Predicted 3D model of a 536-nucleotide part of an RNA (small-subunit ribosomal RNA, 5' domain) from a Pseudomonadales bacterium. Rfam family: Bacterial small subunit ribosomal RNA. RNAcentral holds the full RNA, with entries from ENA and SILVA. NCBI's taxonomy places the organism under Bacteria, Pseudomonadati, Pseudomonadota, Gammaproteobacteria, Pseudomonadales.

Context: one part of a larger RNA
RNA sequence: GAUUGAACGUUGGCGGCAGGCCUUAUACAUGCAAGUCGAACGAGAAAGCACUUCGGUGUGAGUACAGUGGCGGACGGGUGAGUAACGCGUAGGAAUCUACCUUUUAGUGGGGGACAACUCGGGGAAACUCGAGCUAAUACCGCAUACGACCUUGGGUCUUAAAAGCCCUUGGUGAAAGUGGGGGAUCUUCGGACCUCACGCUAUUAGAGGAGCCUGCGUUAGAUUAGCUUGUUGGUGAGGUAAAGGCUCACCAAGGCUACGAUCUAUAGCUGGUCUGAGAGGACGAUCAGCCACACUGGAACUGAGACACGGUCCAGACUCCUACGGGAGGCAGCAGUAGGGAAUCUUGGUCAAUGGGCGAAAGCCUGAACCAGCCAUGCCGCGUGUGCGAAGAAGGCCCUAGGGUUGUAAAGCACUUUCAGUCGCGAAGAAAUGCUUACGGUUAAUACCCGUGAGUUUUGACGUUAACGACAGAAGAAGUACCGGCUAACUCCGUGCCAGCAGCCGCGGUAAUACGGAGGGUACGAACGUUAAUC
Numbered sequence: 001g002a003u004u005g006a007a008c009g010u011u012g013g014c015g016g017c018a019g020g021c022c023u024u025a026u027a028c029a030u031g032c033a034a035g036u037c038g039a040a041c042g043a044g045a046a047a048g049c050a051c052u053u054c055g056g057u058g059u060g061a062g063u064a065c066a067g068u069g070g071c072g073g074a075c076g077g078g079u080g081a082g083u084a085a086c087g088c089g090u091a092g093g094a095a096u097c098u099a100c101c102u103u104u105u106a107g108u109g110g111g112g113g114a115c116a117a118c119u120c121g122g123g124g125a126a127a128c129u130c131g132a133g134c135u136a137a138u139a140c141c142g143c144a145u146a147c148g149a150c151c152u153u154g155g156g157u158c159u160u161a162a163a164a165g166c167c168c169u170u171g172g173u174g175a176a177a178g179u180g181g182g183g184g185a186u187c188u189u190c191g192g193a194c195c196u197c198a199c200g201c202u203a204u205u206a207g208a209g210g211a212g213c214c215u216g217c218g219u220u221a222g223a224u225u226a227g228c229u230u231g232u233u234g235g236u237g238a239g240g241u242a243a244a245g246g247c248u249c250a251c252c253a254a255g256g257c258u259a260c261g262a263u264c265u266a267u268a269g270c271u272g273g274u275c276u277g278a279g280a281g282g283a284c285g286a287u288c289a290g291c292c293a294c295a296c297u298g299g300a301a302c303u304g305a306g307a308c309a310c311g312g313u314c315c316a317g318a319c320u321c322c323u324a325c326g327g328g329a330g331g332c333a334g335c336a337g338u339a340g341g342g343a344a345u346c347u348u349g350g351u352c353a354a355u356g357g358g359c360g361a362a363a364g365c366c367u368g369a370a371c372c373a374g375c376c377a378u379g380c381c382g383c384g385u386g387u388g389c390g391a392a393g394a395a396g397g398c399c400c401u402a403g404g405g406u407u408g409u410a411a412a413g414c415a416c417u418u419u420c421a422g423u424c425g426c427g428a429a430g431a432a433a434u435g436c437u438u439a440c441g442g443u444u445a446a447u448a449c450c451c452g453u454g455a456g457u458u459u460u461g462a463c464g465u466u467a468a469c470g471a472c473a474g475a476a477g478a479a480g481u482a483c484c485g486g487c488u489a490a491c492u493c494c495g496u497g498c499c500a501g502c503a504g505c506c507g508c509g510g511u512a513a514u515a516c517g518g519a520g521g522g523u524a525c526g527a528a529c530g531u532u533a534a535u536c
Base pairs, nucleotide, nucleotide: 001536002535003534004533006532007531008530009529010528013383014382015381016380017379018378019376020375021341026339027338028337030336031335032334035071036070037069040068041067048059049058050057051056078294079293080292087219088218089217090216091215092214093213096211097210098209101207102206105203106202107201108200109143111141112140118133119132120131121130122129123128149173150172151171154168155167156166157165178199179198180197181196182195183194186193187192220266221265222264227257228256229255232254233253234252235251236250237249238248239247269291270290271289272288273284274283275282276281296317297316298315299314300313319330320329321328322327347373349372350371351370355369356367357366358365359364386416387415388414389413396407397406398405399404420477422472423471424470425469430463435457436456437455438454439453440452441451442450480525481524482523483522484521485506486505487504491520492519493518494517495516501508502507
């Protein structure tokens, strides 16, 4: 000099953009943060309103609450404790899986028995739970069928040979579920059958995106850590996994790593990057983005395409809470917020309008993701606090050799301007869609339904009293901080008297202190200025 997620002191007008627990991965009151689907399924209220023969009926409404079932709760959001490691970065690899999406091919036939909900009864303070009975399904389970697929027999092709791949072949194994829209003829038990479309379902092909695994190289310090290792290193066989593999097991061999630093200890999430520097380097890894790890502590599996799962389950532990003492409940390193710790870090806000995500055919619902607003000079940037004229060089202050000098065109005064703030008005863009109507094309037996494209039309804004623009009034509402001995720009007086004090270094202060304290004046920067800490 530059820089900072800064803090402290003094001061403080406005706006834009960003940033905001670096410390206790400490403990958490309260609210919210993951639901959705009635076009999978059975069941199904009440208030209110209307009528009433006062019994009830209709509507509310097949709505709400709940249940079975499906998909999603493995994403998104947080934190950096652990980890010196194939964790990360980079470049490769082969022995794998993949829900939703796109794509290929072939199917979607025919049966069965349950369990919730519900009803009845019981236990419990509660959390909850037990027994009996009834019932539906895209829930569950057999059967049939099998183009692919998987296992398998034999052969061919390829190859020097083998393996792998490909082709033909033998035998075997394993599927499925319906729902909704529309409809001319025919049938009908009047429910439908049937046709068709859409969404599903089953098997399968290829892809995209995602995930798991392996390897080369790189990745902090200490030798006042020199030896480490027994599933350890390799083999054979088996088991296990989606998959290679001591991943696990039995047997066999005795190996494997290490001075090019093993092992141990300490420290640490890694990277793109950030800061500095002419660069080489050095330091760092907040915000944003990629990867990893974790979710009170430790362990475990279940479900599932995917977890060994932050707002799932089980066990153990510590802690907190409830209890009828028998037993139960909980997990903010989600968003706010509280206590504590600390030099120190914000609102218990608004909206789903946009972007994105989950579910749904859709309307839509959910979304503390996100977008916005609030607080804070925390940082960067911009603007303003007036402009011009104005010498009787006013008054006052300070200094003085008492003549004067300085503050100083500074003020007053005169003339103007009105940015920003203020008041009133006007007013974009962020909105594309969806829905409705309609034309054409596709589909179809069909002009119906549905889908696609185009046209028209109706809406949808949290921010928001938005931005921008216009009008109005009046210099009106808006300047400080540090320093002035040298380094280093800026000097005098008074007070003090080695005292009080200053100080980054040198050093000032013991009676004339430009160095302490005050004043006048000056210098520097300016909504900031200094100090401290830290890095280059």